The prediction has a mean pLDDT of 83. A computed fold for a 102-nucleotide RNA from a Chloroflexota bacterium, annotated as SAM riboswitch aptamer (S box leader). Its Rfam family is "SAM riboswitch aptamer (S box leader)". Its family is annotated with regulation of gene expression in the Gene Ontology. The sequence was found by an Rfam model in a public genome assembly.

RNA sequence: GCUCUAUCAAGAGUGGCUGAGGGAACGGCCCUGUGAAGCCUGCCAACCUACCCGACGUGGGCGAGGUGGAAAAUCCGUCAGACGUGGUCUGAAAGAUACGGC
Numbered sequence: 001g002c003u004c005u006a007u008c009a010a011g012a013g014u015g016g017c018u019g020a021g022g023g024a025a026c027g028g029c030c031c032u033g034u035g036a037a038g039c040c041u042g043c044c045a046a047c048c049u050a051c052c053c054g055a056c057g058u059g060g061g062c063g064a065g066g067u068g069g070a071a072a073a074u075c076c077g078u079c080a081g082a083c084g085u086g087g088u089c090u091g092a093a094a095g096a097u098a099c100g101g102c
Base pairs, nucleotide, nucleotide: 001102002101003100005098006097007096008095013041015040016039017038021031022030023029025078026077027076028075043069044068047066048065051061052060053059074094079091080090081089082088083087
C1' cells in the first nucleotide's frame, strides 16, 4: 500500500513544556494567544490481549501489555433514494480505528 470483517450519537485534565495553527479532501460552518498542532503526564475506552471467574453461547471481570481516542454525530454536506419544499430520514461512497489476510 491493497483487501476481509467489525465499529464510528457514549466516555475522557482547571496539569507541565511550547507557541500558531487546527477540524482527512473539497464546499460550508466552526475551534483557537481565555493558547492551535506537537511532546510529556494523567485520563477514556476495551479491538487484540496476560490474568481471574464462568461453562462451551465462546460470556463476564480486570487493564498489566499492543493499538486507539479525548470540541461539535465521522461537526454538517458531497452520491442515491423516500417523505416533501427546505428541511427530516434512510442507504451508499469516502474516511478513521482495530483484528486478520496479501